Record summary
Model confidence (mean pLDDT): 75 of 100. c-di-GMP-I riboswitch aptamer from a Gemmatimonadota bacterium, 80 nucleotides, folded computationally. Its Rfam family is "c-di-GMP-I riboswitch aptamer". Rfam's curators write: GEMM was predicted in a large-scale screen for bacterial structured RNA regulatory elements. The model forms 95% of the base pairs in the Rfam consensus. It was read from a public genome assembly, where an Rfam model found it.

Order: sequence, then structure tokens, then C1' cells
RNA sequence: CUGCUUUCAGGGCAAACCGCCGGCGACGGCGGGGCGCAAAGCCAAGGGUCUCGGGUCUCCGAGACAGCCCGGCUGCCGGA
Repeated sequence: CUGCUUUCAGGGCAAACCGCCGGCGACGGCGGGGCGCAAAGCCAAGGGUCUCGGGUCUCCGAGACAGCCCGGCUGCCGGA
């Protein structure tokens, strides 16, 4: 420099579910929990799914999901 491949060690994140709080809702925050993750770190710009309101014909508006896919940016330890 690369980020292809595999194992070990250290550390990291945290699904379902449960409790409390917030939200009309999708869902979010904190604590417990641990299915999994080498980007399960960040970005809602493309596709997708979901929610709410309007419309009634596949439309308009406002939102949620980065742990659905693609893309962009950044990036830890060790071995080869």
C1' cells in the first nucleotide's frame, strides 16, 4: 500500500423477547438479553418494505427502516 483469504487472541456492535419512557403509528431512547455481524460504523441520495393523512386509481404529502439491496464516505487488532 492492498482489503483477497483463513484461524487464534484482545476489544466492538446487538436480533427476538422483557421492563421503563417517547410517538396516532411504522418505530425510537435507556436498561436487561444475545440471534447474529469484519463495517450490524456514518449517509434516507437510487430501488424496496412499512406507517400516518389526503385522494380513489395506483397518485400526492409527511414520516420509519442503514440488521433488505445497490451506492458513497470513514475505519480497529493479529497472521499470511